[in-house]
RNA sequence: GCUCUCAUCGUCCAACGGCCAGGACACCAGAUUGUCGAUCUGGGAAUGCGGGUUCGAUCCCCGCUGAGGGCGCCA
Numbered sequence: 001g002c003u004c005u006c007a008u009c010g011u012c013c014a015a016c017g018g019c020c021a022g023g024a025c026a027c028c029a030g031a032u033u034g035u036c037g038a039u040c041u042g043g044g045a046a047u048g049c050g051g052g053u054u055c056g057a058u059c060c061c062c063g064c065u066g067a068g069g070g071c072g073c074c075a
Base pairs, nucleotide, nucleotide: 001071002070003069004068005067006066007065010025011024012023013022018055027043028042029041030040031039048064049063050062051061052060
């Protein structure tokens, strides 16, 4: 330099182009318990950045950024 894959709550994972982007763990509050833990109920929290296509984009296209893999060049 070329090429492929990936980027979503704090973490790990989901989501036919269309419901208010969902689940587990963690966190916060409450209930329960003599206390802690466990259990139950509730709550907040995310689509890397910039464009494009579309009635509508996490999803499709282009560029950038970052991470990883493969190939090549120099030495």